[in-house]
Description: A computed fold for a 72-nucleotide RNA from a Gemmatimonadaceae bacterium, annotated as transfer RNA. The RNAcentral record of the sequence draws on ENA and MGnify. Its Rfam family is "tRNA". The organism belongs to Gemmatimonadaceae, within Bacteria. Its mean pLDDT, the model's own confidence on a scale to 100, is 83.

RNA sequence: UGGGGUGUAGCUGAGUGGCAAAGCGUCCGACUGUUAAUCGGAAGAUCGGUGGUUCGAAUCCACCCGCCCCAG
Numbered sequence: 001u002g003g004g005g006u007g008u009a010g011c012u013g014a015g016u017g018g019c020a021a022a023g024c025g026u027c028c029g030a031c032u033g034u035u036a037a038u039c040g041g042a043a044g045a046u047c048g049g050u051g052g053u054u055c056g057a058a059u060c061c062a063c064c065c066g067c068c069c070c071a072g
Base pairs, nucleotide, nucleotide: 001071002070003069004068005067006066007065010024011023012022018055026042027041028040029039030038048064049063050062051061052060
C1' cells in the first nucleotide's frame, strides 16, 4: 500500500430494516451463626466516528479510526 473480516453494557455475546436479548459481574433483598452457594429484584449499551439511503438504520451504502488475517 491492496484485499478480506471485525467493532453492541465493566467482560463475554445475540440481533441481519420496525424504538437492543442473555450470561458473568455490580447494587438491593431473602436464606445462613458469618461468608460462599442458591433464590428474588434493580440499575447499566441512542450499537467505534461522521455523513448518506429510508416513513423508519445496530442492521444497507461511503469515508475515517482501532483490532485481526492474507498479499506485496